This is a predicted structure of a 1397-nucleotide RNA (small-subunit ribosomal RNA) from an uncultured bacterium. Model confidence (mean pLDDT): 84 of 100. RNAcentral holds the sequence, with entries from Greengenes. It matches the Rfam family "Bacterial small subunit ribosomal RNA". Gene Ontology terms of the family: ribosome and structural constituent of ribosome.

């Protein structure tokens, strides 16, 4: 310089941090589920080193040897007797083929035995092993090496056996015994020997050394085998090489200290033995060593490596296949043979197991290849071939070879190919969905054209086989050619976020899903299914394991004030680290060279299979180790030197530093004595307790113990714990001044040692006060507490133990550096007339603050900053500082210190809210001050409950309950009973018929039903016969209607409430990592976030206020139905009243005082009205899943001869009871009677209804006027005047009931209202509790309207009369602002602990 290094979800209302959990990636000797066309190349018992049936896996050499057999052959005799000849037909001769026997020879014939070589290789497995086993690098002057290669020399001469075999014999068998015969390249002598071995005398030379090498002198000792085709192959000795082994050493190689001491052949020496060789390898004697905190010993686990997987790398994990080494072969032990073994398919012994047995005895070892059982989630054929490669034997041919090469099985992995390609919109059908228009599946299919990889059939047909020839398991395989025909070939998983991909239906906290967060309780993109989509693809998912992400063990690359984490403190050992200058060395360090780092793998570049996987070649790499040559800055080491680090000396002052002894006064308590009398004491209030036997109080004297007021101070001293009256003695440390001495003597510090508050323990003292335990009294639901009265250990002293604390600055020690300001303690110096003040400086101790750091809070020269050194400690929460073990302790207990299991968080700091029996400020009929009520009675009305066939439904603290309902006799009506009808009571479409429509009758509880009569219209066309159409009716078919059925927790709209409270926000800017803050806080002021001032804010919006309506005053204008100064009427007029319109008026505008020169407040003037004049409408952002699916609208679900619809009757009006809201009362501020004043605002045509008449009255008759400032409802009442009643259940009160009537209406029984007469209940002012109201208000009086046929004590309005009180904000309730704490945020109706189930 280049390349490389990716994150996400989950703690919270939100934020930042800490921190764990989880996911996305890759890999696998894999398993399981679903699915499955082909080929190539790999791979395939990870578990029971469990047991094994059967077959095979190591033989070969006849050119070492005897012997036997076979074949051929020579010769011999024997048997049979084909053929031929002769024949007396009885037979005789000949004698082929063949059979067996003896014999000769031959054979690249066979082989049981002797002999040689090989069975120590190849193949398997990983049990053991923590070790020189493995890896790497060295060494052997301490060693061996068959076969192979090269060189030198040799092979002479004898001998004795033995298997086979024969005979005999034991045994069931396995296997033997005895006698006899025989051969050799089997065995043994003798000879010959050296460049061999040993001994001996020397010379030369090498090595650090023990010693080695070469040459030479003398002596001793040791060899041999033949075969043959005559080419050769073997044999013996020696030397050298190659190959293979043996031994030794440096370094490296898992976990545990809850394993700290281990070791007697143990460590070393001498002599001897043994080995191929060194060595305690073995042995005798001697010595007492040796190993260990740099982890011995012990325990657990494990074959090691090249490599493999992962990773940016450093690392972490792993050790299948291939390759190297080791170990093992049923378990344990042992040797033999051999060049080599302590021997997988050899031997012996012992054990377990299996098999055979005549019970006496024998046989066996698949961790070789197949295969079987078993185990297990799980791992293949009892295949072919020696054609190739390699191995053994052999001269060779060859034989053997489950090594190996192939094939089979398995999607077990990697790689490649295919399941078709192009065109094709009526965007087909079908599916799914839909807002019903459509959309989507989808150019997908069909259809047309084309191709044939693959497949099937047929034909041809290899390479692999090399220097001649022969030889191919694979295999008629690969490959090539032709024919056929889209033909034979697609699944799996996912679709809430992470994470690419969405809808419908079913289900309804069920069934189920889930890696984490989490889905599912009736509209589930999360369950199941379907359609669609996404991903991968002959596979896809899942499970398991490893690495990664995880900087979550941090070497690269983390932390410890509060998140987990600084040891309680010191002293000091080992260890680690260490000041300036000069020189030497070269261990570390750096550079060059050499050797090694096996091959394979990885990387790069080429080559070969059509490509790829795979494979071949070359290069690079293998970051390591060793040797060697240099360099000398740094570290190290060594020598010299220096003074600044450190220490010493001298002088000086400060201090609750420590230990011991002595002394002192105040106070408490107790004792004695005096005075004195009824209480004392104690508390929120009390009581227990003490006191007439004299307390408390007070005076005097005495005793005893403990602690030391004031001074006293974020003052002092000490390492920490800690230390406080005074004096004396002994003693430690720090500090300042000076610069005489030493010359790096220093820093830290695992273990060790020491100190270490309080409580506690032991022994002995002491004991005034205080005071665990304990007792009593209170408090309380209880009170094993808080409060009170007592009171023992203890607290005190001496000696010993314990060894812990929020032992805290929650901050280890040391050194250096890095802005300042201001106090304070103890020193020193300067200057000054000066003890003052000022300046400089050292060491302590505080505060504020910059840079920097920090998650923030904060720290900030006394660092939590910048660096260095050393120690201690941490790695999610709980379990747990627990259990076990060890150790310490008299005990209590301390130190060390886990795991199972369980959760997805636990936690830190800060933010917004909410909350607090936290604080501050302020407001409201919130309290207080008042007036009137409710709660008691009767009635009305609503609700609950109960009842019922039904008592329809909704509303539920405030904010449901005279509410929806501004009117339930029928209707309403939704409920119940009964009776009907089913395209429907209502809408649209179609067909047929009839105009529509009107008047009846029968029947029914009613509707429905049955039935008679009248009636033929309007528009268009016309051939004048008729046809068509609109509206409407009847009948019919189906699409559909209908639902006050469910869900207000699916919704719209509307409404309530906090609350007419003063708040709620935004843009830009600024601050903060961020949530957020600022603005909006502060000082004043206001009804008000109203206004002013200030201010890192400047502006703005929704709210407040104003604009709107009404009311109070005036002006002006217009005036009829209104009014009238015209005597009345008519008429006239419009001043006044009034009505309508338009203006004016009020703005803290003016004056004064206060205030900050402000805003504003207070007072005053003027004015009808004065500080938002009174009232109304108007309701910010939001809260309550608040209310309403029954006003209406509406998604989804449900019903469809019924949950829709019609009719009659009933019910919504029930009634032991409870609650809410009201009316009327309880009376004299009153009741009753008589006479007699004054309103406002409304309504009126299916209406209001005057006058007059009738009725005691409700009302009736009649019907003038009025669509209304004209007429009517319509006399307002209380008040006021006169009279009566005289405090009673009344001349109060009027419920209930009886009788007689009236009105409305189809209808007044259930179930309306009103009138008259009579009857005359409860009730004498209302418990706990609770409500409204601050002025034209409360209280009180009447009037009207809506609804309505009729039916208000309800509701909404209207006016009349018309008060009392407010000191004030302590308290109750609600609210606003601010501050503080918080483990709350569903927000205190929160959270949460324990017990029980």
């Nucleotide at each position: 310089c280049c390349c490389u290094u990716a994150g996400a979800g989950u703690u919270u209302g939100a934020u930042c941090c800490u921190g764990g959990c989880u996911c996305a990636g890759g890999a696998c000797g894999a398993g399981c589920g679903c699915u499955g066309g082909c080929g190539g190349c790999g791979u395939g018992c990870c578990u029971a080193a469990c047991a094994c049936a059967u077959g095979c896996a190591a033989g070969u050499c006849g050119a070492a040897c005897g012997a036997a057999g076979c074949a051929u052959u020579u010769g011999g005799a024997u048997c049979u007797g084909a053929u031929c000849u002769c024949u007396u037909c009885g037979g005789a001769g000949u004698g082929a083929c063949g059979a067996a026997c003896c014999u000769u020879a031959u054979g690249a014939c066979u082989u049981a035995g002797u002999g040689g070589c090989g069975g120590a290789c190849g193949g398997g497995u990983g049990a053991g092993u923590a070790a020189c086993a493995c890896g790497u690098g060295a060494g052997c002057a301490a060693c061996c090496u068959g076969c192979c290669u090269c060189u030198c020399a040799g092979a002479g001469u004898g001998g004795a056996a033995u298997a086979a075999c024969a005979g005999u014999u034991g045994g069931a068998a396995a296997c033997g015994g005895c006698u006899g015969c025989u051969a050799a390249u089997a065995c043994c002598g003798c000879a010959u020997a050296a460049c061999g071995u040993c001994a001996u005398a020397g010379u030369a030379c090498c090595g650090c050394a023990u010693g080695a090498u070469a040459c030479c002198u003398u002596g001793a000792c040791c060899a041999a085998a033949g075969a043959u085709u005559u080419a050769u192959c073997g044999c013996u000795g020696a030397g050298a090489g190659a190959u293979g082994g043996g031994c030794u050493c440096g370094c490296g190689u898992c976990c545990g200290a809850u394993u700290a001491g281990g070791u007697a052949g143990a460590u070393g020496g001498u002599g001897g033995g043994g080995u191929a060789a060194c060595g305690g390898c073995c042995u005798a004697c001697c010595a007492u060593g040796c190993c260990g905190a740099c982890g011995a010993u012990c325990g657990g686990u494990a074959g090691c490596c090249g490599g493999a997987c992962u990773g940016a790398g450093a690392g972490g994990u792993u050790g299948a296949u291939c390759g190297g080494c080791c170990a093992c072969a049923u378990u344990g032990g042992g040797a033999c043979u051999g060049a080599g073994a302590u021997a997988c398919g050899g031997c012996c012994c012992a054990g377990a197991c299996u098999c055979c047995u005549a019970c006496g005895g024998g046989a066996g070892g698949c961790a070789g290849c197949a295969g079987u059982g078993g185990g297990g989630a799980a791992u293949a054929u009892u295949g072919g071939g020696c054609a190739a490669u390699g191995g053994g034997c052999g001269c060779a041919a060859g034989c053997c070879u489950g090594a190996c090469c192939c094939a089979g099985c398995a999607a077990u992995g990697c790689c490649g190919c295919g399941u078709g390609a192009a065109g094709g919109a009526a965007g087909a059908a079908g599916g799914c969905u839909u807002u019903c228009g459509g959309g989507u599946u989808g150019u997908a299919a069909a259809c047309u054209u084309c191709u044939u990889u693959u497949g099937u059939c047929a034909g041809g047909g290899a390479c692999g086989a090399g220097c001649a020839g022969a030889a191919g398991a694979c295999g008629g395989u690969a490959c090539c050619u032709g024919a056929c025909g889209a033909a034979u070939a697609a699944g799996c998983c996912a679709c809430g976020g992470c994470u690419a991909a969405c809808u419908a239906c079913g289900u309804g906290c069920c069934a189920g899903c889930a890696g984490c967060c989490g889905c599912g309780g009736u509209a589930a993109u999360a369950c199941g299914u379907a359609g669609g989509u996404g991903g991968c693809a002959a596979g896809c998912g899942u499970u398991g394991u490893c690495c990664g992400g995880a900087u979550u063990u941090a070497c690269u690359g983390g932390g410890u004030g509060u998140a987990a984490a600084g040891g309680g403190c010191g002293u000091g050992u080992a260890g680690c680290c260490g000041g300036g200058u000069c020189g030497g060395c070269a261990a570390g360090u750096c550079a060059g060279a050499u050797g090694u780092g096996a091959a394979a793998u990885c990387u790069a570049u080429g080559g070969g299979c059509u490509c790829a996987a795979c494979u071949c070649a070359u290069a690079a790499a293998c970051u390591g180790c060793a040797u060697u040559u240099g360099a000398a800055a740094c570290u190290g080491u060594u020598g010299a030197u220096c003074u600044u680090g450190a220490g010493u000396a001298u002088c000086g002052g400060a201090g609750a530093g420590g230990c011991a002894a002595u002394c002192g006064g105040a106070a408490u308590u107790c004792c004695u004595a005096g005075u004195g009398u009824a209480g004392c004491g104690g508390u929120g209030a009390a009581a227990u307790g003490c006191g007439u036997a004299g307390a408390u109080a007070u005076u005097a004297g005495g005793a005893g113990g403990a602690a030391c007021a004031c001074c006293a101070g974020u003052g002092g001293c000490g390492a920490a714990g800690g230390c406080g009256g005074a004096u004396u003695g002994c003693u430690g440390g720090a500090c300042g001044a000076c610069a005489a001495c030493u010359g790096a003597c220093g820093g830290u510090g695992a273990g060790g040692c020491g100190c270490g508050a309080a409580a506690g323990c032991g022994u002995g003292g002491g004991g005034a006060g205080c005071a665990a335990a304990c007792a009593g009294g209170a408090u309380u639901a209880g009170a094993u507490a808080c409060c009170c009265u007592g009171g023992u250990a203890g607290u005190c002293c001496a000696c010993g133990c314990u060894g812990u604390a929020a032992a805290c600055g929650a901050u280890g020690a040391a050194u250096a550096c890095u802005a300042g300001g201001u106090g304070u303690g103890c020193g020193g110096g300067g200057a000054c007339u000066g003890a003052c003040c000022c300046c400089c400086u050292g060491c302590g101790u505080g505060c504020c603050g910059c840079a920097g750091c920090u998650a923030a809070c904060g720290c900030a020269a006394u660092a939590a900053g910048u660096a260095u050194u050393c120690c201690a400690c941490c790695u999610g929460g709980g379990g747990a500082g627990u259990a076990c073990g060890a150790u310490c302790g008299c005990a209590a207990g301390g130190u060390u210190g886990a795991a199972a299991c369980u959760c997805a968080a636990a936690g830190g700091a800060a933010u917004u809210g909410a909350c607090g029996g936290g604080g501050g400020c302020c407001c409201g009929c919130a309290c207080a001050a008042g007036c009137g009520g409710u709660g008691g009675a009767u009635u009305a009305u609503g609700u609950g409950g109960u009842u019922u066939a039904a008592u329809u439904c909704g509303a539920a603290g405030c904010a449901a309950c005279g509410c929806g309902a501004a009117a339930a006799a029928c209707c309403u009506u939704a409920c119940c009973a009964a009776g009907g009808a089913u395209u429907g009571a209502c809408a649209u479409c179609c067909u047929a018929g009839g105009a529509a429509c009107c008047c009846g009758g029968c029947g029914u509880a009613a509707u429905g039903g049955c039935u008679g009569g009248g009636g033929u219209g309007c528009c268009c066309c016309u051939u004048c016969g008729g046809g068509g159409g609109a509206a409407u009716c009847u009948a019919g078919a189906g699409a559909c209607a209908g639902g006050u059925g469910g869900u207000g927790c699916a919704u719209g709209g509307u409404u309530g409430u906090c609350g007419u409270c003063a708040g709620c926000u935004c843009g830009u800017g600024u601050c903060g990592u961020g949530a957020g803050a600022u603005g909006u806080u502060g000082g004043g002021u206001u009804a008000a976030g109203u206004c002013c001032c200030g201010c890192a804010a400047c502006g703005a919006g929704c709210g407040c206020a104003a604009c709107c309506c009404u009311u109070a005053c005036u002006g002006u204008u217009a005036g009829u139905u209104g009014c009238u100064a015209c005597g009345c009427a008519a008429g006239a007029g419009c001043a006044c009243u009034c009505u309508g319109g338009c203006a004016g008026g009020a703005c803290u505008g003016c004056c004064g005082u206060u205030g900050a020169c402000a805003a504003a407040a207070c007072g005053g003037a003027g004015g009808a009205a004065g500080g938002u004049g009174g009232g109304g409408a108007c309701g910010a952002c939001g809260u309550c899943a608040a209310a309403u699916c029954a006003u209406c609208a509406u998604g989804c679900c449900c019903c469809u001869u019924a949950u829709a619809u019609c009719u009659u009757g009933g019910g919504c009006u029930a009634c032991a009871c409870a609650c809410g809201u009201a009316c009327u009362a309880c009376a004299a501020u009153g009741g009753c009677g008589c006479a007699a004043a004054c309103a406002a605002a409304g309504g009126g045509a299916a209406g209001c209804g005057a006058c007059c008449c009738c009725g005691c009255g409700a009302g009736g008759g009649u019907g003038a006027g009025c669509a209304a400032a004209u007429c009517c409802c319509a006399u307002a009442a209380a008040a006021g005047g006169c009279g009566u009643c005289c405090c009673a259940g009344u001349u109060c009160g009027g419920a209930c009931u009886g009788c007689a009537g009236g009105c409305u209406g189809c209808a007044a029984c259930u179930c309306g209202c009103c009138u008259g007469c009579a009857c005359g209940a409860a009730g004498u002012u209302g418990g706990a509790a609770u409500u409204g109201c601050u002025a034209g208000u409360a209280a009180u009086c009447g009037c009207g309207a809506a609804u309505c046929a009729g039916c208000a004590u309800g509701u909404c309005g209207c006016g009349g009369u018309g008060a009392a009180u407010a000191c004030g904000u302590u308290c109750c309730c609600g609210g606003g602002c601010u501050u503080u704490g918080u483990a709350c945020u569903c927000a205190c109706c929160g959270c949460c602990c324990g017990u029980c189930a």